[in-house]
RNA sequence: AGAGUUUGAUCAUGGCUCAGGAUGAACGCUAGCUACAGGCUUAACACAUGCAAGUCGAGGGGCAUCGCGGGGUAGCAAUACCCUGGCGGCGACCGGCGAAAGGGUGCGUAACGCGUGAGCGACAUGCCCGUCACAGGGGGAUAACCGGCGGAAACGCCGCCUAAUACCCCAUAUGAGGCCAGGCCACAUGGCCGGGCCUUGAAAGUCAAGGCGGUGACGGAUUGGCUCGCGUCCGAUUAGCCAGUUGGCGGGGCAACGGCCCACCAAGGCGACGAUCGGUAGGGGUUCUGAGAGGAAGGCCCCCCACAAUGGAACUGAGACACGGUCCAUACUCCUACGGGAGGCAGCAGUGAGGAAUAUUGGUCAAUGGGCGAGAGCCUGAACCAGCCAAGUAGCGUGCAGGACGACUGCCCUAUGGGUUGUAAACUGCUUUUAUCAGGGAAUAAAGUGAGGGACGUGUCCCUUUUUGUAUGUACCUGAUGAAUAAGGACCGGCUAAUUCCGUGCCAGCAGCCGCGGUAAUACGGAAGGUCCGGGCGUUAUCCGGAUUUAUUGGGUUUAAAGGGAGCGCAGGCUGGAUUUUAAGCGUGUUGUGAAAUGUACCGGCUCAACCGGUGAUGUGCAGCGCGAACUGGAGUCCUUGAGUGAGUACGACGUCAGCGGAAUUCGUGGUGUAGCGGUGAAAUGCUUAGAUAUCACGAAGAACCCCGAUUGCGAAGGCAGCUGACGAGUCCUUAACUGACGCUAAAGCUCGAAAGUGCGGGUAUCGAACAGGAUUAGAUACCCUGGUAGUCCGCACGGUAAACGAUGGAUGCCCGCUGUUUGCGAUAUACUGUGAGCGGCCAAGAGAAAUCGUUAAGCAUCCCACCUGGGGAGUACGCCGGCAACGGUGAAACUCAAAGGAAUUGACGGGGGCCCGCACAAGCGGAGGAACAUGUGGUUUAAUUCGAUGAUACGCGAGGAACCUUACCCGGGCUUGAACUGCAGGCGAACGAUACAGAGAUGUUGAGGCCCUUCGGGGCGCCUGUGGAGGUGCUGCAUGGUUGUCGUCAGCUCGUGCCGUGAGGUGUCGGCUUAAGUGCCAUAACGAGCGCAACCCUUUUCAUCAGUUGCCAUCAGGUGAUGCUGGGCACUCUGGUGAUACUGCCACCGUAAGGUGUGAGGAAGGUGGGGAUGACGUCAAAUCAGCACGGCCCUUACGUCCGGGGCUACACACGUGUUACAAUGGGGCAUACAGAAGGCGGGUUGCACGCAAGUGCGAUCAAAUCUUAAAAGUGUCCCUCAGUUCGGAUUGGGGUCUGCAACCCGACCCCAUGAAGCUGGAUUCGCUAGUAAUCGCGCAUCAGCCAUGGCGCGGUGAAUACGUUCCCGGGCCUUGUACACACCGCCCGUCAAGCCAUGAAAGCCGGGGGCGCCUGAAGUCCGUGACCGCGAGGGUCGGCCUAGGGUGAAACCGGUGAUUGGGGCUAAGUCGUAACAAGGUAACCGUAA
Repeated sequence: AGAGUUUGAUCAUGGCUCAGGAUGAACGCUAGCUACAGGCUUAACACAUGCAAGUCGAGGGGCAUCGCGGGGUAGCAAUACCCUGGCGGCGACCGGCGAAAGGGUGCGUAACGCGUGAGCGACAUGCCCGUCACAGGGGGAUAACCGGCGGAAACGCCGCCUAAUACCCCAUAUGAGGCCAGGCCACAUGGCCGGGCCUUGAAAGUCAAGGCGGUGACGGAUUGGCUCGCGUCCGAUUAGCCAGUUGGCGGGGCAACGGCCCACCAAGGCGACGAUCGGUAGGGGUUCUGAGAGGAAGGCCCCCCACAAUGGAACUGAGACACGGUCCAUACUCCUACGGGAGGCAGCAGUGAGGAAUAUUGGUCAAUGGGCGAGAGCCUGAACCAGCCAAGUAGCGUGCAGGACGACUGCCCUAUGGGUUGUAAACUGCUUUUAUCAGGGAAUAAAGUGAGGGACGUGUCCCUUUUUGUAUGUACCUGAUGAAUAAGGACCGGCUAAUUCCGUGCCAGCAGCCGCGGUAAUACGGAAGGUCCGGGCGUUAUCCGGAUUUAUUGGGUUUAAAGGGAGCGCAGGCUGGAUUUUAAGCGUGUUGUGAAAUGUACCGGCUCAACCGGUGAUGUGCAGCGCGAACUGGAGUCCUUGAGUGAGUACGACGUCAGCGGAAUUCGUGGUGUAGCGGUGAAAUGCUUAGAUAUCACGAAGAACCCCGAUUGCGAAGGCAGCUGACGAGUCCUUAACUGACGCUAAAGCUCGAAAGUGCGGGUAUCGAACAGGAUUAGAUACCCUGGUAGUCCGCACGGUAAACGAUGGAUGCCCGCUGUUUGCGAUAUACUGUGAGCGGCCAAGAGAAAUCGUUAAGCAUCCCACCUGGGGAGUACGCCGGCAACGGUGAAACUCAAAGGAAUUGACGGGGGCCCGCACAAGCGGAGGAACAUGUGGUUUAAUUCGAUGAUACGCGAGGAACCUUACCCGGGCUUGAACUGCAGGCGAACGAUACAGAGAUGUUGAGGCCCUUCGGGGCGCCUGUGGAGGUGCUGCAUGGUUGUCGUCAGCUCGUGCCGUGAGGUGUCGGCUUAAGUGCCAUAACGAGCGCAACCCUUUUCAUCAGUUGCCAUCAGGUGAUGCUGGGCACUCUGGUGAUACUGCCACCGUAAGGUGUGAGGAAGGUGGGGAUGACGUCAAAUCAGCACGGCCCUUACGUCCGGGGCUACACACGUGUUACAAUGGGGCAUACAGAAGGCGGGUUGCACGCAAGUGCGAUCAAAUCUUAAAAGUGUCCCUCAGUUCGGAUUGGGGUCUGCAACCCGACCCCAUGAAGCUGGAUUCGCUAGUAAUCGCGCAUCAGCCAUGGCGCGGUGAAUACGUUCCCGGGCCUUGUACACACCGCCCGUCAAGCCAUGAAAGCCGGGGGCGCCUGAAGUCCGUGACCGCGAGGGUCGGCCUAGGGUGAAACCGGUGAUUGGGGCUAAGUCGUAACAAGGUAACCGUAA
């Protein structure tokens, strides 16, 4: 310090999440020790039991208990009992002090409660300190005890006696109160000094000689009380609140001030600077976090406050309205003899309950501290210790060193070689913290008491001695033993350090976010290994951080959330120049305070550290006193530039009112005129022979104002348009006469505010929600058409919203320019130009996420207002305000998601645009779709009909050849190291196997015959047994390689450097021209390059050259019935090598060029001459695990393998691809001409013979330029003459041939006979642009044969048409829109149906807190009070006021629940449609109405 997550990618916005730290924690796994600190966060719930506040006999009367002394009895002692207050002491009692501290808790409290700083001229203060003075006299009670009585108890009553440092009276008193004058000080009402008069107030003793006490007064100290300034949570969906309320006068009360209380009088007081109300909460020092500012918290410790079952009240006292006191009320619990009583753990332990959760019914007063006491001492659950708990922080240990190119085993991985665990272990040496045992053994103790001594100031200090230790025989030290007693948790996809195997198979599960899991999961579970931390590690919860994500430091508002629709304007905020003054803010110095602890720097003590001690700085704050005067503020004086006024000239669709005008529309009347008009994509509804539409004339009505007209003008916005007038308003300019800061902004408030809408009254021509009809459609409650009401118009009133937009609040100042225009002013030469105010365009700088903005800012600054803080829920609900209503304003939460959204980029797409290309259309030719057959596919069937291929890019495809085989499928029969291959070990033997038998065969039985090499060890070969491999056309083409299809032979796809951009990315590759082409040229922030294109390659076409057999034959010769048949030759053809040629090279025209054009020339060929091979980056998880290879999974007497038979050939049907036809451009017969390429010995063939033929038989030739060789259409001629035919040949019958082990399922061919459908094929659709289509035949592969009409080749004959690019399809480039990016086969909306969730309303029902009225009203203070008690003081009684509480009533508020109901959210594959995103197929959206 950041990171992950929206996207295909990018930038920015924005939320969510993580890494850090922390905790009084809890839970899971694990756990050796020590020190220090901590431990009911929940029920302020209820509590058994014990303890937590007593002490003083030196205040008192006394003597229950104990001890001593004395006495008595039991003969004495011991002992027991009794008496004796004489002594030590002491229960209970009177009295004093304490009990108001300490300890606990956080209910209440939003408050002078707390914090901080002041004030009290308005106060108190026991114990303590100082000073002064005093303590004289008197009195009557009472408890205890004793006697008696009541009661279960608690306890109470009566009578008698008695004391005090208990109580009372008198006296004295500096004191207090009142009155009267005086002086001094200070200014706030006060303080001090002394004087006079009146009233009034004290005391206590005890011990025994020295104290301790008592009373009054003054002062101090301490501790309290009260008052004030400032600070102190959330809500405005709480806006008004208050009746003792605010103040006064006079009283009462109090320690003291005060409406604190009361009587009277006045009408005030608080509040937008947030009153009142509601919710929540003890506050601070501090703690956590953070760089800080802040945010959050307030456990332990310290200070303050509040409370003590709940509520009220007072008493006592210096102090309480009192935790372990009293009284009352209420609730609860307990005891009871039922009459009545007792109690208060939020003290320490402990129990129950609640809860995720929090300890011992421990020890000691040794220390520290407190109470009492003269003291010893007593008491002290304060405190100090111990116990339990990883609940925190810190420290220590579980060993250290050596030890293998790495042992063994195991687990795991593996490419089977090995790797890993791993120096780890074993083993050797060393150490002993800890542990165990043994021994020693502190400090904490200082003081005080008693005794003795000393010093001085005679009540203090010092010295000696003596006594006191809970923790504790603990810490610590020493010795012995021996590596001995001691390691786990989480994690390993990214964030985030650390990876492999197995299992599982969208299951089980994980998950903080993104997300993993659907058969190869580094993400689930296990294992191995690794990483991090370590006596702990993880999880959960909460807080801060990261989050600049509430922004003071430190954010924003054109489009991401966000500028109010606009103006005026009160408060508020801010505010021009000069000068004088002030000193509130401000700055600086100083003083006081800011408790301690904490934090921090240094030093020190526990072995270290944590922890603790000391010292310093800090403590940002508040207050006081000085000084300063720049700035802000206050006061005064002046100024003119801001603002305003005046004068003058202009400007305009600015507003209101009134009048006027023409065109158009509709209607009415009349004329002309006749059959339609109107309307649409096309129609229909509608109108029209009762005369429409059209046209002419006249008339009526209402509404709107053509041209001008514009990026024009005016207005605050909404908005404003014929002409004229009236009345208003405004702005600009010029001038510089006047005022002299009078200004800006603006929450509330007021006003204006399009359209639609509402009320009342008019008006109604057009248009036109609703509505009706006609169309369209699957439907059409729409779009289109015909009608048509409200409305549209006017007046008055309401309403107050719009995408009310520049999506841009207002004001002021500053900052380069160019250009257009409106309207002023100035100058001039009336060309132009200067200077203002507006309205526009383009830009520098700058800004911005970018798009863009850019003197009209979204720039640079200042001021004020408004608004925003993830999406949805929702501008919804509830509440309130406004409205006649519609509705408007204000405006949440639960729940849910990890995004939603902006700008730009690259693609893709569009029923967007432009340009261009392609047999894409068009123009043509021939087909398919109809028939029959062939073949493939689907479907169906089947024991099986093996499998794959499925839009284009499957379907005469894999298959270039299924009768068996093939064959993978089915049935049946066999085999199990196996049909094939191979390693090792052992055994046997040649292998092999004729024949015969069984069997469907495989197979089994039989078994004639029958080895080689050798170094003699054996080997080769085969069989058997065992074992390791095998085998699988089983699965996964979505694990793969390889290969292939397609876009597409389309012209594209990229890179380096540079440049532009924050970036994705762009540029280059765009633009113009051109091309078949990203082909080239020009232009150009690009310059080059690569893969593609082209070329290079093959073939074909021409020529040259070389070569010349099997080819050829011009010349020469020979020969034949004939033939290159022969000699010979290589000229030609041809064959096959090498070359040449073609390049827009030449000419003309056009063009800058590239290039184009031409009946051009030349040429065999002309503009890539034709064809082929060649297929860029990539797309389709395209195809193939069944061609092959291969990872993983699966089968192993079977999913392997062998065999026989069957099937792949089925057949109501549907589709694709073909063949043959439907005929005369034809069919048949006869005659006759001309190819190319390819193949050939189990072959190609031929001659002869036979057969009608398929073919058969016998010869011959060719392993090939030698043989194989007939081409067919064509040509000639004859017949057929338009018919289901001499077309067509399916189907069927019969007879044959050939192949083959075998033609039944299931072959081809031949002959005879039969002679089906079919007469040119609907919608629709395919191929082809020249040697092409069409048509004709020939060959080859596979192959025994062949279902071949298929595929691949070859040649023969040989067309038509292309105007052109509007349209269909596909493609390329540019551009545009996009909410798409698995990319339009995309995305996505709403109702309905289903499940779940939270929520609003709801007749009601239930609960809660608070307020108000009325009734009642305990205890208690106060007030009043003749009889009673008391010597008295006084008490009692009774009455009154007030009040806690109770009862009751009417309302308001809050919460829960509620049949039913409303919408909302969420949920792989439900229904209906298609609203939105492209012109989304009717542009979308906003407001409003139906």
Molecule: small-subunit ribosomal RNA
Organism: uncultured bacterium